This is a predicted structure of a 500-nucleotide part of an RNA (large-subunit ribosomal RNA, domain I) from Gammaproteobacteria bacterium SCGC AAA003-E02. The prediction has a mean pLDDT of 86. The organism belongs to Gammaproteobacteria, within Bacteria. Rfam family: Bacterial large subunit ribosomal RNA.
Context: one part of a larger RNA
């Protein structure tokens, strides 16, 4: 030292469990902001701190409503209080809302300095209170070189500004990569970046399509079809006629279709909320909901809770009613406003040069679009039918609005899952975008479970008024004792045997 056995220790697998997550349905909202937001500093309790709520009226204040025994949020007790003269609590409305933050009186190293005007108050110190940024429309008033006038100026009014998850539409626009290298090509107008707008947006009522028959505005689906094309005819890209659906809707410039806002009056509807059926008895147990006997409700056996599994204990559920106040849609009454600008589309169509879109890489390459140069007709005209020409057909550019059917979920409510189940599931189930790392952009954790209930171990012993522990005690169970359900292995151990 091995090797077995039996008892521990460390550890925190594993197995059960979920308060968070994931993905989705189905409706609703689709915005907030100079009436100062989104996010935050700081403060605010009988309170040291942190979370939440709130703002010097600082866990609240006022009033309409529901609500009925309780309660001053949480950790987290205590202390003092409030409460049927109706609180705490829910909901609508409204009052207050420091400081910074688009921040807007000026400056600033956000949460800080400093100020100028008017008005009240005051003997004054001072105090309270409101204005004061920029830009862009309108108006008035003024006003230069410069004489009318313009620019500039003040002064007023209205308006913007910022923020917010994808969706949208414009402007800009890569590379990795693929071609088994790589230049056209492709990845891809994607990603990143700027503007910008709505609950959706873009498009939209034929100078379209078709094929000699004929459709009849837009979007979106399936299909045509990986066809017909296009391509160092490579690797790849990839339609459209027609066909079926889902929605349906036309109009105006010709003074009109309409459209916003307010208001009458009605209707659902939403923002608290009420009421709701039925069970008891024995056994085992620490406890019944289990077992055993006997019952009863079900428009109600979704579901959750409760000392183990409960239709009938308890919250609930089907059902059925409910709003003083504020919202929301629809109709409906008036009123203002808006449309509104332009006059049937000329520096346009069409050339040419050069780019871009079009599935189509210049090609036989039509269409569309425009950077530069040109440059018509005018309905007796004019586009287009994939060079081009004739014929036939169709159709009217250069002005204009327009629901739905289509895309999205930061955010709200109820349901859903042959998703997760704590190294899983969001990073994050727990005070998490913290802790911590970085100069900064910016990275970015670990970390859940005592019991039914604290009933959280009074008192007594050793101990350093320790740590720890032994006794009592509480529990069903303390080897459930807060380093807490189970408690695997690795690691360490003690006690027997045996062996060397």
């Nucleotide at each position: 030292c091995g090797u077995a056995u039996a008892c521990g220790g460390u550890g925190g697998a594993u197995g059960c469990c979920u308060u968070g997550g994931c993905a989705g349905u189905u409706a609703g909202a689709g915005g907030c902001g100079a009436u100062g937001a989104a996010g935050g500093a700081c403060g605010u309790g009988a309170u040291a701190g942190u979370c939440u709520g709130c703002g010097a009226u600082a866990a609240g204040c006022c009033c309409c409503g529901g609500g009925g025994a309780g309660u001053u949020g949480a950790c987290a007790a205590u202390a003092a209080g409030c409460g049927u003269u109706g609180a705490u609590c829910c909901g609508a409305g409204g009052a207050u809302u420091u400081c910074c933050g688009a921040a807007u009186g000026g400056g600033g190293c956000a949460a800080c300095c400093c100020a100028g005007c008017c008005a009240c108050a005051g003997c004054a110190a001072u105090g309270u209170g409101g204005c004061u940024a920029u830009c862009u429309g309108c108006a008035a008033c003024u006003g230069a070189a410069u004489a009318c006038a313009u620019a500039g100026g003040u002064u007023g009014u209205a308006g913007a500004a910022g923020c917010g998850a994808a969706c949208g539409c414009g402007g800009a626009g890569a590379a990795c990569u693929g071609a088994a290298a790589c230049a056209u090509c492709u990845a891809a107008g994607u990603a990143c970046c700027c503007g910008u707008a709505g609950g959706a947006a873009c498009a939209g009522a034929a100078a379209u399509c078709a094929a000699c028959c004929g459709a009849g505005a837009u979007u979106c689906c399936c299909u045509u079809a990986g066809u017909a094309g296009c391509g160092g005819c490579g690797a790849g890209c990839g339609a459209a006629c027609g066909g079926g659906g889902a929605u349906u809707a036309g109009c105006c410039c010709u003074u009109a279709a309409g459209c916003u806002u307010u208001u009458u009056a009605g209707a659902c509807u939403u923002u608290a909320g009420u009421g709701g059926a039925a069970c008891g008895c024995a056994c085992u147990g620490g406890a019944a909901a289990g077992u055993g006997c006997g019952g009863c409700c079900g428009u109600a056996g979704u579901g959750g809770g409760u000392g183990a599994u409960a239709g009938c204990c308890c919250c609930g559920u089907a059902c059925a009613c409910g709003a003083a106040a504020g919202g929301g849609u629809c109709u409906u009454u008036a009123a203002a406003g808006u449309g509104a600008a332009a006059u049937c589309g000329a520096g346009u169509a069409g050339g040419u040069c050069g780019g871009a879109g079009c599935a189509c890489g210049a090609g036989a390459a039509a269409c569309u679009u425009u950077g530069a140069c040109u440059g018509a007709a005018c309905a007796u005209g004019g586009g287009g039918g994939g060079a081009c020409c004739a014929u036939c057909c169709u159709c009217c550019a250069a002005g204009g609005c327009u629901a739905a059917a289509u895309a999205c979920u930061c955010c709200u409510a109820a349901c859903u899952g042959a998703c997760c189940g704590a190294u899983a599931g969001u990073g994050a189930a727990c005070c998490a975008g913290u802790a911590c790392c970085g100069u900064g952009a910016g990275g970015g954790a670990a970390a859940g479970g005592c019991g039914a209930a604290a009933a959280g171990a009074a008192c007594c012993c050793c101990g350093g008024a320790g740590a720890g522990g032994g006794g009592a005690g509480u529990g069903a169970a303390a080897u459930a004792g807060a380093a807490c359900c189970u408690g695997a292995a690795a690691c360490c151990g003690u006690a027997u045997a045996c062996g060397u």